[in-house]
The prediction has a mean pLDDT of 84. A computed fold for a 465-nucleotide part of an RNA from a marine sediment metagenome, annotated as small-subunit ribosomal RNA, 3' major domain. The RNAcentral record of the full RNA draws on SILVA.
Context: one part of a larger RNA
RNA sequence: UGACGGGGGCCCGCACAAGCAGCGGAGCGUGUGGUUUAAUUCGAUGCAAAGCGAAGAACCUUACCUGGGUUUGACAUGCACGAAGUAGAAGCCCGAAAGGGUAACGACCUGUAAAGUCAGGAACGUGGACAGGUGCUGCAUGGCUGUCGUCAGCUCGUGCCGUGAGGUGUUGGGUUAAGUCCCGCAACGAGCGCAACCCUCGUCUCGUGUUGCUUUCUCACGAGAGACUGCUCUGUAAAAGGAGAGGAAGGUGGGGACGACGUCAAGUCAUCAUGACUCUUACGUCCUGGGCUACAAACACGCUACAAUGGCCGGUACAGAGGGUUGCCAAGGAGCAAUCUGGAGCUAAUCCCAAAAAGCCGGCCCCAGUUGGAAUUGCAGGCUGAAACUCGCCUGCAUGAACCCGGAGCUGCUAGUAACCGCAGGUCAGCACACUGCGGUGAAUACGUUCCCGGGCCUUGUACA
Repeated sequence: UGACGGGGGCCCGCACAAGCAGCGGAGCGUGUGGUUUAAUUCGAUGCAAAGCGAAGAACCUUACCUGGGUUUGACAUGCACGAAGUAGAAGCCCGAAAGGGUAACGACCUGUAAAGUCAGGAACGUGGACAGGUGCUGCAUGGCUGUCGUCAGCUCGUGCCGUGAGGUGUUGGGUUAAGUCCCGCAACGAGCGCAACCCUCGUCUCGUGUUGCUUUCUCACGAGAGACUGCUCUGUAAAAGGAGAGGAAGGUGGGGACGACGUCAAGUCAUCAUGACUCUUACGUCCUGGGCUACAAACACGCUACAAUGGCCGGUACAGAGGGUUGCCAAGGAGCAAUCUGGAGCUAAUCCCAAAAAGCCGGCCCCAGUUGGAAUUGCAGGCUGAAACUCGCCUGCAUGAACCCGGAGCUGCUAGUAACCGCAGGUCAGCACACUGCGGUGAAUACGUUCCCGGGCCUUGUACA
């Protein structure tokens, strides 16, 4: 000087407390360890791995396994030689395919008057340089990322103090979300952070006005205005704080982007790049089929429930944000339905996806393992796709399991939030209970900082560095 303390003081944070909804019990989905396997490819492992890389494993993907091929190679660049019936290649044969064999036919570019024949090139063959590796090392690395933490800190120049490590500044008195600002002070300044500048939402004004509206409004797109502790009280004539007015908005207005010096030899050599090592008729490469989907039990995150604030049936209302031409697909028709048919319109404020759902109105159920709950299983059908056996999704009929609110313990959340409700998008042929967004309905509680956890500042002890 740090680090640490079941030392002290001060102060924060959904940290506790006060509340609301959950998880932990059940069934299912997904991920993981484990076990199994020819293979169940690899990575991630307390917080900060485990619906994570993967924004979508039937083939492909695919890296794994089985078997079959191939060896200058699936791909790149030189070099040497060969090189016109050359390169390519219908058909036929073997084969699961890859590939192999045979082979009708049969080229291209440039030069020159002309050209398959000459010369050169491209392509091809042979050879040899080399290619290639999702092989190893993230403890050799770049880049990128997580985490402490959007916590308020981390430092420098000069000066001064100290033999020195170092200190001072950065401590102190106030104040703040903040090393934010004020005052004081052997310090005076400065940098990276904080804040602001950026985007977005909320109010108003102006302009524009199709497809929107029906002409002042709403809406859409642009340009501006507006909020600064300005006014009042307290406070040291300070920083700042309390209350109020006006105002759409009040003291950082809400949300986002933005992450200091560093820590964890944190993560990633499998995005990519890259040193060293390593394989080279294989650890490269092509293909077939399988596997990544296994399943005794275990863990994590979700979905659906256990019902009456409900379930079922009928009627009826109101969004936002998105996507769409290899696309979205209307009306009409068929079907119990999934779906099929049909083809209008739309390169979109015009057309379509599109029905929003919870809600509201009416009816049935009458507290039961039920008209709760949907797992599981059987049969029948549909869609995508060469192909749904391993291993997709959807529909109908039948079946109708566990589950009657969950031990210890644990999680999220302070307002348009939690909770509940649906909608869209990316990925995508098909496949969403995940993820990313969007709106609808819309709470409760916070006395307070003793305690648990994490963090900041000062101080104290130390046999630790």